[in-house]
RNA sequence: AAAGAGAGUUCGAUCCUGGCUCAGGAUGAACGCUGGCGGCGUGCUUAAUACAUGUAAGUGAGACGGGUGUAGCAAUACAUCAGUCGCGGACGGGUGAGUAAUACAUAGGUAAUCUGCCUUUAUGUGGGGAAUACCCAGGGGAAACUCUGGCUAAUACCGCAUAUAUAUUAGGGGCAUCCCGAAAGAAACAAAGACGCGUAUGCGUCGCAUAGAGAUGAGCCUAUGGUGUAUUAGUUAGUUGGUGAGGUAAUGGCCCACCAAGAUUAUGAUACAUAGCCGGCCUGAGAGGGCGAUCGGCCACAUUGGGACUGAGACACGGCCCAGACUCCUACGGGAGGCAGCAGUAAGGAAUUUUCGACAAUGGGGGAAACCCUGAUCGAGCAACGCCGCGUGAAGGAUGAAGGUCUUCGGAUUGUAAACUUCUGUUGUGGGGAAAGAACGUUAAGAAAAGGAAAUGUUUCUUAAGUGACGGUACUCCACCAGAAAGUCACGGCUAACUACGUGCCAGCAGCCGCGGUAAUACGUAGGUGACAAGCGUUAUCCGGAAUUAUUGGGCGUAAAGAGUGAGUAGGCGGUUUUGAAAGUCUGGGGUUAAAUACAGUUGCUCAACGACUGUUAGCCUUAGAAACUACAAAGCUAGAGUGUAAGAGAGGUUAGUGGAAUUCCAUGUGUAGCGGUAAAAUGCGUAGAUAUAUGGAGGAACAUCAGUGGCGAAGGCGACUAACUGGCUUAUAACUGACGCUCAGUCACGAAAGCGUGGGGAGCAAAUAGGAUUAGAUACCCUAGUAGUCCACGCCGUAAACUAUGAGUACUAAGUAUAGGAGAAAUUCUGUGCUGAAGUUAACGCAUUAAGUACUCCGCCUGAGAAGUACGUUCGCAAGAAUGAAACUUAAAGGAAUUGACGGGACCCCGCACAAGCGGUGGAGCAUGUGGUUUAAUUCGACGCAACGCGAAGAACCUUACCAGGUCUUGACAUCCGACGCAAGACACUAGAGAUAGUGGGAUAGUUAUGGUCGAGACAGGUGGUGCAUGGUUGUCGUCAGCUCGUGUCGUGAGAUGUUUGGUUAAGUCCAACAACGAGCGCAACCCUCGUCUUUAGUUACCAUCAUUAAGUUGGGGACUCUAGAGAGACUGCCGGUGUAAAUCGGAGGAAGGUGGGGAUGACGUCAAAUCAUCAUGCCCUUUAUGACCUGGGCUACACACGUGCUACAAUGGACGAUACAAAGAGAUGCAAGAUCGCGAGAUUAAGCAAACCUCAAAAAAUCGUUCUCAGUUCGGAUUGAAGUCUGCAACUCGACUUCAUGAAGCUGGAAUCGCUAGUAAUCGUGAAUCAGCAACGUCACGGUGAAUACGUUCCCGGGGUUUGUACACACCGCCCGUCAAACCAUGAGAGUUGGUAAUACCCGAAGUCAAGUAGAUAACCGUAAGGAGUCGCUUGCCCAAGGUAGGACUAAUGAUUGGGGUUAAGUCGUAACAAGGUAUCCCUACGGGAACGUGGGGAUGGAUCACCUCCUUU
Repeated sequence: AAAGAGAGUUCGAUCCUGGCUCAGGAUGAACGCUGGCGGCGUGCUUAAUACAUGUAAGUGAGACGGGUGUAGCAAUACAUCAGUCGCGGACGGGUGAGUAAUACAUAGGUAAUCUGCCUUUAUGUGGGGAAUACCCAGGGGAAACUCUGGCUAAUACCGCAUAUAUAUUAGGGGCAUCCCGAAAGAAACAAAGACGCGUAUGCGUCGCAUAGAGAUGAGCCUAUGGUGUAUUAGUUAGUUGGUGAGGUAAUGGCCCACCAAGAUUAUGAUACAUAGCCGGCCUGAGAGGGCGAUCGGCCACAUUGGGACUGAGACACGGCCCAGACUCCUACGGGAGGCAGCAGUAAGGAAUUUUCGACAAUGGGGGAAACCCUGAUCGAGCAACGCCGCGUGAAGGAUGAAGGUCUUCGGAUUGUAAACUUCUGUUGUGGGGAAAGAACGUUAAGAAAAGGAAAUGUUUCUUAAGUGACGGUACUCCACCAGAAAGUCACGGCUAACUACGUGCCAGCAGCCGCGGUAAUACGUAGGUGACAAGCGUUAUCCGGAAUUAUUGGGCGUAAAGAGUGAGUAGGCGGUUUUGAAAGUCUGGGGUUAAAUACAGUUGCUCAACGACUGUUAGCCUUAGAAACUACAAAGCUAGAGUGUAAGAGAGGUUAGUGGAAUUCCAUGUGUAGCGGUAAAAUGCGUAGAUAUAUGGAGGAACAUCAGUGGCGAAGGCGACUAACUGGCUUAUAACUGACGCUCAGUCACGAAAGCGUGGGGAGCAAAUAGGAUUAGAUACCCUAGUAGUCCACGCCGUAAACUAUGAGUACUAAGUAUAGGAGAAAUUCUGUGCUGAAGUUAACGCAUUAAGUACUCCGCCUGAGAAGUACGUUCGCAAGAAUGAAACUUAAAGGAAUUGACGGGACCCCGCACAAGCGGUGGAGCAUGUGGUUUAAUUCGACGCAACGCGAAGAACCUUACCAGGUCUUGACAUCCGACGCAAGACACUAGAGAUAGUGGGAUAGUUAUGGUCGAGACAGGUGGUGCAUGGUUGUCGUCAGCUCGUGUCGUGAGAUGUUUGGUUAAGUCCAACAACGAGCGCAACCCUCGUCUUUAGUUACCAUCAUUAAGUUGGGGACUCUAGAGAGACUGCCGGUGUAAAUCGGAGGAAGGUGGGGAUGACGUCAAAUCAUCAUGCCCUUUAUGACCUGGGCUACACACGUGCUACAAUGGACGAUACAAAGAGAUGCAAGAUCGCGAGAUUAAGCAAACCUCAAAAAAUCGUUCUCAGUUCGGAUUGAAGUCUGCAACUCGACUUCAUGAAGCUGGAAUCGCUAGUAAUCGUGAAUCAGCAACGUCACGGUGAAUACGUUCCCGGGGUUUGUACACACCGCCCGUCAAACCAUGAGAGUUGGUAAUACCCGAAGUCAAGUAGAUAACCGUAAGGAGUCGCUUGCCCAAGGUAGGACUAAUGAUUGGGGUUAAGUCGUAACAAGGUAUCCCUACGGGAACGUGGGGAUGGAUCACCUCCUUU
């Protein structure tokens, strides 16, 4: 010096777990769009593929002889060249193939070593010899090249002299190998060189030789460190060690001979895969993770493989030999080559540059030097490839211009942006000037110093000269012009930035979530906006975020995760006291940690990037100390652990024996028709005598009661009794040992049920199987049979929901309570088994001294879901199978706990004409009416479970009318605006036509700025056209059900809960009491209307008791009564009694009315995308001589049929006829119509009264009284049909109502099923009104008359409310969801095999070459007089060995007919396995069976609902 951000996505919502994704930084990058300048860097990551061309290592004439040229008469001098020779070529430059260690990094060792050139010290440099290249002559060859003979030199080569090294030794030293070493003998070396001075006993410089030292470089050895797979577990024969010889510069199995049998490995050998290592770079708070381009260090390699030579150094990139592949030349005999140097080419690839300049600088080689060489290097070129800097202008400028876009049409925005005015000139263009990089070197001259006899020379200093690739570059001055210079991506959220149009689940987008199906801020375009900027975005890769492998820093009851259990080895960890030593630990010093990088400070390029200087560091090694802790050593201790002694409990285990109850079978007796089984049946058994019952017998299996969240065991597990053998535990005691302990990878043992093998046994039960039922089917559930098996012995298997889903051990941390076994006189205490609970903990649920709390030790295991506990491989197994255990691919979730709902063929409580108890209907008949269907030119449209169907429609002959056919109109039938034109238009009449329409005639008045008419143009009108899933409004429904919420507080991490629950009570969330709640709102109730009682006021058209009067409340009169309609009273559980805390309830009194008095209006939050675009309104879309408008006719009234709602009936409680009573509420002027007359009647004619308590409709009917009919298809019933009429209306044919006469159908009380109603109700009887010309009305809405029955009760059906429970549902059970089959696509396993690759093994062959041996050949130096020898060369042989060949295997890759499962894919098939008690609770292991989910048997789990009982707990 430094130091840490999160977000989106599982759900209706919540918390958690957990993955996926994003924001950041980076790159030798690439791609898309765009592109002004400069500085500094960087630039084949792929094919270590192949390379044309040029070039990258030469130099020295002061080592040597010679050639050539120039000068000279010549000697000679200078220049240059091939050769001999020296040095260099082992550096520099490239690349990363190989290599997991012969490498690298760090620290050491070398007493086991070498080191050219360089520095230094010391000494020396004497004296000889023989050749040879070049060259000359001759020969071979196409070439490369080469042979023979001859001449010659050296700093080339070879002896000799001189001296040290080296080996041995007396003696001395050292921890050891070993080191020093007098003397002696043995024994390998030199160039009388070159040049300069100079003439001396020569000196100097450069060389040469020897020895010592140094420096530099290299070799070897040791330790430590850095990678993946155990589905690689054993490897090794020179292998490990020894002795001896060899070899090397040197140690060593490095090599060889002999001897021994070792060596290595779970702390991971060997094998396979991958990889150059490091300084460092990227990222990160760090610890870490990833990478190993550029720069630097080391290593390895140089076309592939092998080999040596030379040399100080190589087994050598631009050297040699051989072998292989490839390319080239060839005269076919033979030769040549190696860019992973710099440029460059081809190829590969997404992709990586100029066949440039210069040795000016730095460095390297040679040289005495000048100098030469240098694709090292310095520079330039190309490339936005990266980093850094600069610019594309600055100031002013509002009519907020034009244009664009949007718009609510007002405007807003682009926007001071532009135009315009003023200014500047970085950059640019033109012109001028102009550096630094250059000197410690060279040459020349001069001076000084040391040394020397002197000179040359050496060293130092001064002066002068000359040297620049870049490049006339950086920089600078002048002039000129705003002129030449902005894009890219994004704009739904994450994530800064929004509108319009187009499109219509299409086209497309997308990093994740996701967007698009007619109003897309998500697609495409435009405008606008945001971000960055000469760049921007995308793709790829790495780190981060990710505490998502967790050392720092995670977990394992239910989310993924504790092994089924124990014993125990290695390992890890370990009580207490003292002493020692000092491995860990701590402190100080020393060495190293190259440079660069990084960081800090200072500083240089105008700044920055870039550069310079100074400082800083972990680690390792070493040294001196400290001694608390850990480890170690020694000696102790007793609290852990174990032993002893005395007691105790127990379904602990093994073996043998014994017992009774029950089932079945057999025998016999009694006995007779059934038994058995089920929801109900049937198969089955039985008259050949079953079942039942009694007696006797046989056989196997299991052990009722006791029995208990009781006991024992490590777990699995263990249950009659007795005996034998045997393991563990607890308590008391404190005698003994003295840390002996804990855990435990591998290993070993045990291990339910099922299953397997062999042999027994077999009563019951019972997979499979058979039959009977059920069912759409039923490979099931139920029933009848029934085999393996269940049992025993021996041997396998080794798995379960083997569960407390909770590893073992130790210590600590509140209580209460029950129970089992001990001890104690007791209080109490120890050990087990349970429950409730504090702190604490947990995502929550929960756990809580038997922890899931607080800590420590050790082991096992987890890292999204699926694929999959699958495949392959391996081990085990007789088999079944077990153990170990992936990947491709698919996917954004999967999951845990809890919450609110909804749902359940879950539970509980309550209510309702919901059932029950009753009364009357519908469903059967005929008709009316609505709907479906069918038909039709059209049968207009809507409404469809309840909540459509006598519904919209309170009235379809025309109209209505929306439909159909035909005929017409086009600014229009209707609205507004403009222009023009008349003086009309219209009523009315006539003509044509089906009519719309067209034509003709046509009086008067008002109006004439025209409110009217006609014509014209366009804006527009019009639409019962679409969308009720774009909407408003209105309505239905749950439901007049009692609910739905809020504020504050409290509880909970939270969703939420509480309140609103509980106990009562109510019609009611009505009220009361209790209560972490206290209050409040919308609903309930009340307030409103009406009916019921009374009072009072007022009496006309109403009323009439009393008084008169009349035919009559007719009239006078009255204001009492009824009634009318205003105002009031009255009922409040107010009073009494019982019960109750209270609310309230039961009973009673009074009262017209009693507990909401009856009825109505009144409909909470919400549900159903409920209904309505055809009441109306309305967005968008569509239409505009038509989907608009007008007219005539038709249709909505059709008719094999089905359904709903009604009417009339089937008759005697009735029909018919006659007579006589009693209402209420309404309506009336285009009206109601009395009365009178006519008609059988509908009705007609005439006409009083009444705009109504006045007049009229208007007769009420059932009822009552009487007569008749007498049980029949009738004197019931009235359909249908015929005839004749009436009325309304322009018009009754399709298609009206009514009347009269005649006709007289079905129907004799209605199957399954189903509807209404609890009192003035049902039932029954009539009356009125709306709509309306008339009427389909038997409908609807009102009105009154007569007037019942029944309710024990809540088991059941339906609906609703509340509580609780389960849930895999939340579009909420019309939910979710499983598997086979069929289809398409994808990856993958097996597969007769096929084709490659890799590393080994065995054998064969064996180039070049070292080494060794041999040697017929050749031979200058040395020895020898000579012969000859030594040595050398050649040749031969041997060992080793590359490439090659053969063989059988191993591993690995690709591919393969066919085949297996897996995954994915809006609307395929079959079923319905799971989720609720999922309709047979589910799940686990195992076995058998089946289209499939699955079923069944055995054992196990609760992660099962419900009910009951037992036990335990809490409170009292």